c-di-GMP-I riboswitch aptamer from Zoogloea sp. LCSB751, 88 nucleotides, folded computationally. The sequence was found by an Rfam model in a public genome assembly. The source organism's lineage runs through Bacteria, Pseudomonadota, Betaproteobacteria, Zoogloeaceae and Zoogloea. It matches the Rfam family "c-di-GMP-I riboswitch aptamer". Its family is annotated with cyclic-di-GMP binding in the Gene Ontology.
[in-house]
RNA sequence: UAAAUUGUUGGGCACACCCGUUCGAAAGACGGGGUCGCAAAGCCUCCGGUCUAAAGUCCUUCAGGGCUACGAUAGCGGGGUUGCCAGA
Numbered sequence: 001u002a003a004a005u006u007g008u009u010g011g012g013c014a015c016a017c018c019c020g021u022u023c024g025a026a027a028g029a030c031g032g033g034g035u036c037g038c039a040a041a042g043c044c045u046c047c048g049g050u051c052u053a054a055a056g057u058c059c060u061u062c063a064g065g066g067c068u069a070c071g072a073u074a075g076c077g078g079g080g081u082u083g084c085c086a087g088a
Stems, first nucleotide, its partner, number of pairs: 012038002017033004022029002036075001042081003046078003049073003056067004
């Protein structure tokens, strides 16, 4: 450099975005489509972070503004727990 042979699991989830005659004050969730990525991007808010601010509370020039989670995020980390493949 060329040729031949063998092996390299079945698969899973679904970012953004779009639709919804769905829920919610919102963040967001849910259903469908979609497929950026993910070896736990399966599940769980115990801890931290981030997002929202209905209720509450303070201020106000009375238009509004600030603070705040009992809400959300497990595809923001930590933690807990369960599972698949390969090897030892």